Transfer RNA from a Promethearchaeota archaeon, 74 nucleotides, folded computationally. The organism belongs to Promethearchaeota, within Archaea. Rfam family: tRNA. The family's RNA type in Rfam is transfer RNA.

RNA sequence: GGGAGUGUAGCAUAGUUGUUUAGUGCAUUGGGCUCCAAACUCGAAGGUCACCGGUUCAAAUCCGGUCACUCCUA
Numbered sequence: 001g002g003g004a005g006u007g008u009a010g011c012a013u014a015g016u017u018g019u020u021u022a023g024u025g026c027a028u029u030g031g032g033c034u035c036c037a038a039a040c041u042c043g044a045a046g047g048u049c050a051c052c053g054g055u056u057c058a059a060a061u062c063c064g065g066u067c068a069c070u071c072c073u074a
Stems, first nucleotide, its partner, number of pairs: 001073007010026004028044005050066005
């Protein structure tokens, strides 16, 4: 240089077959339970879906470009 893959909450991940309003587990936090705590249980908060643009009534999802990381190859 050429090619491929990955990028979603603090961490790990589902959704990639466009519309069902972005979900799950752990962690965080409030309540219940307890003499207190752990465990258990019921809630809450937390995401510009890497970034920029395009298509569309509608984009995490389709298209183009950029960036980061990983792999293959001359």